Background:
Predicted 3D model of a 108-nucleotide RNA (TPP riboswitch aptamer (THI element)) from Novosphingobium hassiacum. It matches the Rfam family "TPP riboswitch aptamer (THI element)". A reference for the family is Edwards and Ferre-D'Amare (2006), "Crystal structures of the thi-box riboswitch bound to thiamine pyrophosphate analogs reveal adaptive RNA-small molecule recognition", Structure. The model forms 100% of the base pairs in the Rfam consensus. Model confidence (mean pLDDT): 76 of 100.
């Protein structure tokens, strides 16, 4: 400077499990294992649902979902390791006019 787009700034998607049949505490693995607010419901928790937060992810998409109450091997159980399998779904646009200064992030 010129084209990009992983920085930037808006949006947007998604879970939240196991350990006793439930609740409280406490412990695992995990990036995260419902943190707060309101509203329904309870006797009172649990529970639902919506809003905001932390956390991962957004098509170059294994974030998450279905198949699946799936099948091997594991474990107390989840967690894990391999197979279903790159299977079938999944949530994006924009932005760098000039000069000079400052701080703060930065990929080709």
């Nucleotide at each position: 400077u010129c084209g990009c787009a992983u920085a930037c700034c808006c949006c947007g998607g998604g879970g939240a499990g196991c350990c006793u049949g439930u609740g409280c505490u406490g412990g695992c693995u995990g990036a995260g294992a419902g943190g707060g607010g309101c509203a329904g419901g309870u006797c009172a928790c649990g529970c639902u649902g919506c809003c905001c937060g932390a956390c991962c992810c957004g098509u170059c998409g294994a974030a998450c979902c279905u198949g699946a109450a799936c099948c091997c091997g594991u474990u107390a159980g989840c967690a894990c390791g391999g197979g279903c399998g790159g299977a079938g779904g999944g949530a994006g646009g924009g932005c760098c006019g000039g000069a000079c200064c400052a701080c703060a992030c930065c990929g080709c």